[in-house]
Molecule: transfer RNA
Organism: Candidatus Vogelbacteria bacterium
Formats: sequence, C1' cells, structure tokens
RNA sequence: UCAUCGGUAGCUCAAUUGGCAGAGCAGCGGAAGUUAAUCCGUUGGUUACCGGUUCGAGUCCGGUCCGGUGAG
Repeated sequence: UCAUCGGUAGCUCAAUUGGCAGAGCAGCGGAAGUUAAUCCGUUGGUUACCGGUUCGAGUCCGGUCCGGUGAG
C1' cells in the first nucleotide's frame, strides 16, 4: 500500500428481510446468611466519527479514524 473481518452499556456479545436497542457478567438497593455462597428488584446507550438514501438506519451507500487477519 492492497484485500478482508470487525467497532453496540463499565466488560463479553446479540439484534432475523430496514420497523419499540437487548442478554450475561459487573455496579446499585434489598432479603437471608458465617464479612461467603444464594435469592429478589433495579440503574445504565451520541450503536467509532462525518455525510447520503428512506416515512423509518445498529442494519443499506460514500468518506474518515481505530483494531484483527492475509498478501505485497
């Protein structure tokens, strides 16, 4: 430099053909308990960034940035 895959909650990851952004862990509150294990409830999002298409975009299109892999 080129090709390809990815970037979504604090972390690991989902989201079907474009149609209400979710789960687990963590955090917070509570129950019980042996300062543990366990159980119940609950908060949390500029979907990397800038534009475009569309009634409607995490999803489609263009550009930029970052990371992985391969090639040179």